[in-house]
Context: one part of a larger RNA
RNA sequence: CGUAGGAGAUUUGAGGGGAGCUGUCCCUAGUACGAGAGGACCGGGACGGACGCAGCUCUAGUGUGCCAGUUGUCCUGCCAAGGGCACGGCUGGUUGGCUACCUGCGGAAUGGAUAAGCGCUGAAGGCAUCUAAGCGCGAAGCCGGCCUCGAGAUGAGAUCUCCCAUCGGGUUAACCGAGUAAGGCCCCUGGUAGACGACCAGGUUGAUAGGCCGGACGUGUAAGCACGGUGACGUGUGUAGCCGACCGGUACUAAUCGGCCGAGGG
Repeated sequence: CGUAGGAGAUUUGAGGGGAGCUGUCCCUAGUACGAGAGGACCGGGACGGACGCAGCUCUAGUGUGCCAGUUGUCCUGCCAAGGGCACGGCUGGUUGGCUACCUGCGGAAUGGAUAAGCGCUGAAGGCAUCUAAGCGCGAAGCCGGCCUCGAGAUGAGAUCUCCCAUCGGGUUAACCGAGUAAGGCCCCUGGUAGACGACCAGGUUGAUAGGCCGGACGUGUAAGCACGGUGACGUGUGUAGCCGACCGGUACUAAUCGGCCGAGGG
C1' cells in the first nucleotide's frame, strides 16, 4: 500500500515445512524343516542406541550485591565487631533462572492408490495363458493420517461484536480538506517477550516494577550480654542471625498531566 467504510476478536485451510531410523532379548518353539549339526516364517511382548521436541519434579552443573568458614595485609583511634585488596583471595554449601549428565514424549497405528512380484476369471489362438475387456493382493516408498506455519490464497475467504452518516470547499460529484466515533499509537512501569522493532502484562476505576510486610528456599546457630575456662575457646540466650531473582499481601515510591492518528462508505 492492497484486501471497495473504519475497527476489535475468533477462525477456515489453498499451499509450504517438519517428522519418517534401528538393534538386542523373550514367548510362540527347541515347534515347522533337517540324518544330525542347526533352526525359522507368521504373530505377540520387553528393553535399548542414535536422532528430535518439550520441561526443570527428580539427579547433576552453573551461581561474581545469598549464607558460612578461613589466610595475609591495610583501614574504621584501640578491644570487639566490621570494610577494602589479594583469580569471586581461598574453601564449603546454595534460591530463582539457564542448562544436561536429568525427566517426559515422539517415529506409529490405520486408510487409499501403486512398484517389482503373486493371483482370479479369460479370449485372440476349441488347448494353454495374471491381460487383450474385467477383478484381487502386494513396499521403510507415493497420497492421506501426526506436528507446525499459513488469506499478499491479489482467487486477498468466513463468523461474532463495536462505531456511525458531522463540518467546510467543490463543475454539487467524484474528489479535496477539517474535527471526531469505535479503536489504535505516542509516552510511562515492566517481563512469561526480546539484538532493535515486535509480542505480552499494566498505567491510579491501578498490584506493572521498586520499597515495605508475611511466607518459602538457602546457609547453619549472628552481634551483644551472661556463665565456665589461666587461655585458645566452650555453653546459654536461640534451630539464631542474615537471606539475589521465588510465593503472596500492601498504594509508601514510580506508571502524572497529556498529545497524536483514526469512518462518512463503487